Small-subunit ribosomal RNA, 5' domain from an uncultured bacterium, 527 nucleotides, folded computationally. It matches the Rfam family "Bacterial small subunit ribosomal RNA". Model confidence (mean pLDDT): 85 of 100.
[in-house]
Context: one part of a larger RNA
């Protein structure tokens, strides 16, 4: 000079910040990922509506999925992100600069479709069956769920003769015309299938660069190459058969120990050295180990399945859990915060949208943790007042310091008055697109209206009163800053010299005095 600090002794305000650096210990309890009725059968409950009963004259009861709207369920998307930690790992990582043999849901642009049929199931309904978790058996039934035909413009595969392979509908709006009055028909909007491109995203693969030890000197059998075959989006011994004997090392391989990496912080004149918290970026990890399933995408923190430990329930037959997600407990430790508020904004999921979720986020709250800013009063004021401390007794100091006067009102206090952050989204209206269409719908443009946790905050007016705000550490020498008493090598100091054994500027207290300053020493640490 610094710190994610911590202790001692203080302590008035404000704005920014930042906060388990120890046990990758163990968790009680909430909450942290839904969403879509415009995919779909229905109707447990709510709430309209109609009907019919009862009567107390506005309640009650019963039916009817009509209507809003919707629990459970079927089905799509989303849960692989976004949030946590740093055990692991010295290279399957990271940085950096290169590469070829790949994949890509959602999104942008193009191209071609989007005909015709099938069988189930689950919900529910009646049954068994358990203490619960939850199992089971029959029946019924629907989709944008699943299987098939039919096409084949691109696609894939091929022996160049040829062969393979799809889809699914929903909602909105109409003018003829046809109707079995349910539609059909048309258009439009999202959607679905195939396919080519691009964007952003990943997955491989090569150089170089990355901490210490040689008291660690050989280590290597899928090991090193090849050829076949397998596997994968894809290269490869990846994995197999089968054949060579390679391959790596004193430019440190092996081994051991330590470590997540990087932008970057910290210091320093730079060279360097020493860390890797908050924020960015990547890589691991989710109670230990282990493995697959779904899927665009995972070997998956709040999924599945074995196995081990814990810990719960339990009817003793079996069941059930994972906070290194946000608060929050208990341990541990010098040490590190509420079991708050709101989605108002930014963003994310779903969804035509409305809106619904969102402990991301965005605000609040606690801690002088750290950085910055103000204050805690300004001027005048010699009888140099009293106290206090020192004397040589003369006086000296504290000292313009206080009282006195004259101002002032920051901050706090008290009362009033008050933002920005909020325009998008809807509604109207007008122009374009799209159509048969002046509906719908997009897009653009103008007015209008709504909606703020934060929070009566932030900020600005008034009001009264110097009023409500200083401490800590040193004073022998490095080092600013001395005298007196009390102690007597004793109590003690103390970073190093070193101080104390009767006048101690070094210990203790006073009186002065230096230094910083809402802090100020001390303690570990870096340089």
């Nucleotide at each position: 000079a610094u710190u994610g600090a911590a202790c001692g002794c203080u302590g008035g305000c404000g704005g920014a910040a930042u906060g388990c650096u120890u046990u990758a210990c163990a968790c009680a309890u909430g909450c942290a990922a839904g969403u879509c009725g415009a995919a779909c059968g229905g109707c447990a409950g709510c709430a309209u509506a109609g009907a019919g009963a009862g009567c107390u004259u506005g309640c009650u009861c019963u039916c009817u999925g009509a209507u809003g709207g919707c629990g459970a369920g079927u089905g799509g998307c989303g849960a692989a992100c976004g949030g946590g930690u740093g055990a692991g790992u010295a290279a399957u990582a990271u940085a950096u600069c290169g590469g070829a043999a790949c994949g890509u849901a959602c999104c942008u642009a193009g191209u071609a479709a989007u005909g015709g049929g099938g069988a189930a199931u689950a919900a529910c309904u009646a049954g068994c069956u358990g203490a619960a978790a939850g199992g089971u058996u029959a029946g019924c039934u629907a989709a944008u769920g699943c299987c098939g035909c039919a096409u084949a413009c691109g696609a894939c595969c091929u022996a160049c003769g040829g062969g393979u392979g799809a889809a699914a509908g929903c909602a909105g709006g109409g003018g003829a015309u046809c109707u079995u009055c349910g539609g059909a028909c048309c258009u439009u909007g999202c959607g679905u299938u195939a396919u080519u491109a691009g964007a952003g995203c990943g997955g491989c693969c090569g150089a170089u660069a990355u901490c210490u030890g040689a008291u660690u000197a050989g280590c290597u059998u899928g090991u090193u190459g090849g050829u076949g075959g397998g596997g994968u989006a894809a290269u490869g011994g990846c994995c197999u058969a089968c054949c060579a004997a390679g391959g790596c090392a004193a430019c440190g391989a092996u081994c051991a120990g330590u470590a997540g990496c990087u932008g970057g912080u910290c210091u320093g004149a730079g060279a360097g050295g020493a860390c890797g918290a908050u924020c960015a970026g990547c890589c691991a990890c989710a109670c230990u180990g282990g493995a697959a399933c779904u899927g665009a995408g995972a070997c998956a923190c709040g999924g599945u399945c074995c196995a081990g430990a814990c810990u719960c329930c339990u009817a003793c037959g079996g069941g059930a859990g994972g906070c290194a997600g946000c608060a929050g407990u208990g341990g541990g430790g010098a040490a590190u915060u509420u079991u708050g508020g709101a989605c108002a904004a930014u963003g994310g999921g779903g969804g035509c949208a409305a809106c619904c979720c969102u402990g991301a986020u965005c605000c609040a709250g606690c801690c002088a943790u750290u950085c910055c800013g103000c204050g805690u009063g300004a001027g005048u004021g010699a009888a140099g007042a009293a106290g206090g401390c020192c004397u040589u007794c003369g006086g000296g100091u504290u000292g313009u310091a206080a009282a006195g006067c004259u101002c002032u009102u920051u901050c706090g206090c008290a009362a009033g008055a008050g933002a920005a952050g909020a325009a998008a989204a809807c509604u109207u209206g007008c122009u374009a697109u799209c159509u048969a269409a002046u509906a719908a719908a997009u897009a653009g443009u103008a007015a209008g209206c709504a909606u703020g946790a934060c929070g009566g905050u932030a900020u600005c007016u008034u009001g009264a009163c110097a009023a409500g705000a200083a401490g800590c550490a040193c004073c022998g020498g490095c080092u600013a800053a001395c005298u007196a008493c009390g102690u007597g090598c004793c109590a003690g100091c103390a970073g190093c010299c070193g101080c104390g054994g009767u006048a101690a500027u070094a210990c203790g207290u006073a009186g002065g005095g230096u230094g910083c300053a809402a802090g100020c020493g001390u303690u570990a640490a870096u340089c």